[in-house]
The prediction has a mean pLDDT of 81. Large-subunit ribosomal RNA, domain V from a Candidatus Woesearchaeota archaeon, 582 nucleotides, folded computationally. It matches the Rfam family "Archaeal large subunit ribosomal RNA". Clan: LSU clan. The organism belongs to Candidatus Woesearchaeota, within Archaea.
Context: one part of a larger RNA
RNA sequence: CCAGAGAUUUCCAGUGGGAAGCGAAGACCCCGUGAAACUUUACUGUAGCUUAUUGCUGUGAUGCAAGUUGUGAUGUGCAGCGUAGAUGGGAGUCGUUAAAGCAUGGUCGCCAGGUCAUGUGUAGACAACAAUGAAACACCAUCCUUCAUGACUUGCAUUGCUCACUCGCAAUGCGAGGACACCGGUAGGCGGACAGUUUGGCUGGGGUGGCACACCGAUGAAACGAUAUCAUCGGUGCCCAAAGGUUGGCUCAGUCCGGUCAGAAAUCGGACGUGGAGUGCAAGGGCAUAAGCCAGCCUGAUUGGAUUCCGAACAGUAAGGAAUCCAAACACGAAAGUGUGGCCUAGCGAACCAGUAUGUCCUCCUUGAUGGGGGCUACUGAUGACAGAAAAGUUACUCCGGGGAUAACAGAGUUGUCGCGCCCGAUAGUUCCUAUAGACGGCGCGGUUUGCUACAUCGACGUCGGCUCUUCCUAUCCCGCGCGUGCAGAAGCGUGCAAGGGUGGGGGUGUUCACCCAUUAAAAGGGAUCGUUAGCUGGGUUCAGAACGCUGUGAGGCAGUUUGUUUGAUAUCUACUGGAAA
Numbered sequence: 001c002c003a004g005a006g007a008u009u010u011c012c013a014g015u016g017g018g019a020a021g022c023g024a025a026g027a028c029c030c031c032g033u034g035a036a037a038c039u040u041u042a043c044u045g046u047a048g049c050u051u052a053u054u055g056c057u058g059u060g061a062u063g064c065a066a067g068u069u070g071u072g073a074u075g076u077g078c079a080g081c082g083u084a085g086a087u088g089g090g091a092g093u094c095g096u097u098a099a100a101g102c103a104u105g106g107u108c109g110c111c112a113g114g115u116c117a118u119g120u121g122u123a124g125a126c127a128a129c130a131a132u133g134a135a136a137c138a139c140c141a142u143c144c145u146u147c148a149u150g151a152c153u154u155g156c157a158u159u160g161c162u163c164a165c166u167c168g169c170a171a172u173g174c175g176a177g178g179a180c181a182c183c184g185g186u187a188g189g190c191g192g193a194c195a196g197u198u199u200g201g202c203u204g205g206g207g208u209g210g211c212a213c214a215c216c217g218a219u220g221a222a223a224c225g226a227u228a229u230c231a232u233c234g235g236u237g238c239c240c241a242a243a244g245g246u247u248g249g250c251u252c253a254g255u256c257c258g259g260u261c262a263g264a265a266a267u268c269g270g271a272c273g274u275g276g277a278g279u280g281c282a283a284g285g286g287c288a289u290a291a292g293c294c295a296g297c298c299u300g301a302u303u304g305g306a307u308u309c310c311g312a313a314c315a316g317u318a319a320g321g322a323a324u325c326c327a328a329a330c331a332c333g334a335a336a337g338u339g340u341g342g343c344c345u346a347g348c349g350a351a352c353c354a355g356u357a358u359g360u361c362c363u364c365c366u367u368g369a370u371g372g373g374g375g376c377u378a379c380u381g382a383u384g385a386c387a388g389a390a391a392a393g394u395u396a397c398u399c400c401g402g403g404g405a406u407a408a409c410a411g412a413g414u415u416g417u418c419g420c421g422c423c424c425g426a427u428a429g430u431u432c433c434u435a436u437a438g439a440c441g442g443c444g445c446g447g448u449u450u451g452c453u454a455c456a457u458c459g460a461c462g463u464c465g466g467c468u469c470u471u472c473c474u475a476u477c478c479c480g481c482g483c484g485u486g487c488a489g490a491a492g493c494g495u496g497c498a499a500g501g502g503u504g505g506g507g508g509u510g511u512u513c514a515c516c517c518a519u520u521a522a523a524a525g526g527g528a529u530c531g532u533u534a535g536c537u538g539g540g541u542u543c544a545g546a547a548c549g550c551u552g553u554g555a556g557g558c559a560g561u562u563u564g565u566u567u568g569a570u571a572u573c574u575a576c577u578g579g580a581a582a
Stems, first nucleotide, its partner, number of pairs: 008582008017574003022568001029403004034399002036395004042197005048190008058161016075144001085143005092126003101120008165177005200213001201211002209230001214236006237386001238280001239342002244298007252276001254272005278287002281347001283345003302328009317387001330339003353381005359376001361375005410457001411455001412453003416450001418446006427437002464539001465537003469531001470528005477502003480497006505517003545563004549558003
């Protein structure tokens, strides 16, 4: 110096395994006393429509109704000459302007009679006295019940008019309509057409379910006190005028003995009987001096005030509950005394508003008197989401702020479930546990199933299946080498070693899986972010459009179906492949 090999470094071209690579404060999920849009028999309103009434708005007729007023009538408890409306005045009133009586007719009627008209008739008729709660329709006045009739006012209904008002036209007018309509006021109704809002919390994600949202007893609770879970076992939202107060008396459950019907058990007698009964209702604590059972008398289940405790450990407040005391007036008891509800611990509710009650109460308005409003005090009416907003839904058309405080994928932990072993050996196997199978049970391993947990990730780690490509495990399907056999041989069955190689082709289904077909030595099972989307695909799932079935009043919804549906990027580092140089 040439050729080959190796180590190191650099460069070029590629491939896309990694940088949980870049892109976008996750669109799914939850949360927010966030937003928006939409719906409705959510709440509260508003346009609009409608009904009534009133203003603009005048004038007649008829009918009906109401009111006022005039006239005339009307009024029978018994007793009583008799059909006595009420009260007051009252000693006379009516009558030749035709009384009583009689006749005819109308009307009312409780069938006794009242009243009116006409005719006749010719001078009297009715009142103080007896009966009655009340005395004369003798007379006068006022009023009541019922009825008839006249006038006035108002309303309703029907029907006219013309002057407001409206409309048309060739417009100082004419025509059509007409006190209606239009336009205003007031009140009621309808009123997602429109508007503003609400639509709770807890929660082994949320929803569905439930109430663990106010209370009480026991356990948990770890021997002071306090103490959580959608922890366990149960209860409360009343009841009682006696089931309360007091005084007096009594003793239960059960067992044994005796006793007609009568039995294990009915009612009766006796003995024993610390509570084994009972207590208005849960449980705990208590109770025989009884707090249990019975009777008498009562209302202390009353009024005013104070303090303490629970509520609410520590640690302050309310409603509510309890205890103790003072004062008043009472109940029972001979008295001492006891009694401020019930043996105790559950049985409950603010402000506003409304109602009721009390009073020589306070205050305002008004009146001759009265009366009315507000307040003080007490009680009643409810908020159970129970320290108490007045309140329904949908969103896949969605939006914002956040969360790995919280779900879906994957990971991690766990391993009930799943897969695979081992121990025991009842039994089957003619006999014989262990050739083979192996009940009832016991102990493990794995981390490929499905769960549970919510530890990491919500300023994003691309989600099923297929394709492609590589590697690993063995709990071995085939090929290899042994052992046992209920192994004659052949073929099998079981098992030990063994991961070197292999484990294929088709059909319909998005499928993984499963099923089927024909082969084969065999058509084994798994891991690698259910390997692999800055490699492909995009059939499925999982946006927006649309349809069917079911469902919902509806907006909409449906691990129901169907169709549709943008797959970003020029590779910085690293890795690998090929090449080159030193």